[in-house]
RNA sequence: UCGGGGGUCGUUCAACGGUAGGACAACGGACUUUGAAUCCGUGAAUCGGGGUUCGAAUCCCUGCCCCCGAG
Numbered sequence: 001u002c003g004g005g006g007g008u009c010g011u012u013c014a015a016c017g018g019u020a021g022g023a024c025a026a027c028g029g030a031c032u033u034u035g036a037a038u039c040c041g042u043g044a045a046u047c048g049g050g051g052u053u054c055g056a057a058u059c060c061c062u063g064c065c066c067c068c069g070a071g
Base pairs, nucleotide, nucleotide: 001070002069003068004067005066006065007064010024011023012022013021018054026042027041028040029039030038047063048062049061050060051059
């Protein structure tokens, strides 16, 4: 440089173009003499820019980063 794949809560994994969700973690509460475990609840994210659309994590263009392959 070329080809392919990927980028979503702190981590990991989802999401037909129509309210971004689960698990673990964190925090608060219940329980407990205390802690652990268990139960209930809360907060938390779509890599940047532009376009299409009534509506974009999703489709298109472009940039950045990571992985694999080729030279």